This is a predicted structure of an 87-nucleotide RNA (c-di-GMP-I riboswitch aptamer) from a Planctomycetota bacterium.
Its Rfam family is "c-di-GMP-I riboswitch aptamer". Rfam links the family to the GO term cyclic-di-GMP binding.
The prediction has a mean pLDDT of 87.
NCBI's taxonomy places the organism under Bacteria, Pseudomonadati, Planctomycetota.
RNA sequence: CCUCGAUAAAGGCAAACUAGCUGUAAGGCUGGGGCGCAAAGCCGCGGGGCGGCGACAUUUGUUGUCGACGUUUGCUCGGUUGCCGAA
Numbered sequence: 001c002c003u004c005g006a007u008a009a010a011g012g013c014a015a016a017c018u019a020g021c022u023g024u025a026a027g028g029c030u031g032g033g034g035c036g037c038a039a040a041g042c043c044g045c046g047g048g049g050c051g052g053c054g055a056c057a058u059u060u061g062u063u064g065u066c067g068a069c070g071u072u073u074g075c076u077c078g079g080u081u082g083c084c085g086a087a
Base pairs, nucleotide, nucleotide: 004085005084012037013036017032018031019030020029021028022027035074041080042079043078046076047075048072049071050070051069053067054066055065056064057063
């Protein structure tokens, strides 16, 4: 240095829920809170989920398919940066 990830050390982040704000919505931000996480740091390239809009179909249902848009990095793939150093 690369791989790897321990009953190590120092730390970090922050699920559900909740208060406020924001958005048509999915969701996001801030505070509380801690389920968990060795990248649960960053990036929306590919795939998936979700949302509203439009079109088509329709058994007219809270449905199905397609399109672009939005969202999700704590869905995944990929890229990239980083703490420590047992086996």